This is a predicted structure of an 87-nucleotide RNA (c-di-GMP-I riboswitch aptamer) from a Bacillota bacterium. Its mean pLDDT, the model's own confidence on a scale to 100, is 90.
[in-house]
RNA sequence: AUCCUGCACGGGCAAACUCGACGAAAGUCGAGGACGCAAAGCUACGGACCUAACGGGUGAGAGCCCCAAGGCCGCCGGGCUGCCAGG
Numbered sequence: 001a002u003c004c005u006g007c008a009c010g011g012g013c014a015a016a017c018u019c020g021a022c023g024a025a026a027g028u029c030g031a032g033g034a035c036g037c038a039a040a041g042c043u044a045c046g047g048a049c050c051u052a053a054c055g056g057g058u059g060a061g062a063g064c065c066c067c068a069a070g071g072c073c074g075c076c077g078g079g080c081u082g083c084c085a086g087g
Base pairs, nucleotide, nucleotide: 003087004086005085006084012037013036017032018031019030020029021028022027035074041080042079043078045077046076047075049071050070055066056065057064058063
């Protein structure tokens, strides 16, 4: 240096839920809160999944259908980076 492993130390992150803000929504951010996590650090690159505003279709209308340029990395894979201990 690389790889493998995770019983400890020191720390780290924070699901559901609640409140507030933003958003059409999905969801995101902040505070509280801990179900979990050794990459639950970063990255929408491939797939999955969520939403459907704009746009399109349909309809007398209400509505319904399609669509990602919107999301999600705590769904799976890829890429980049990294702490502690042991081997």

Overview
NCBI's taxonomy places the organism under Bacteria, Bacillati, Bacillota.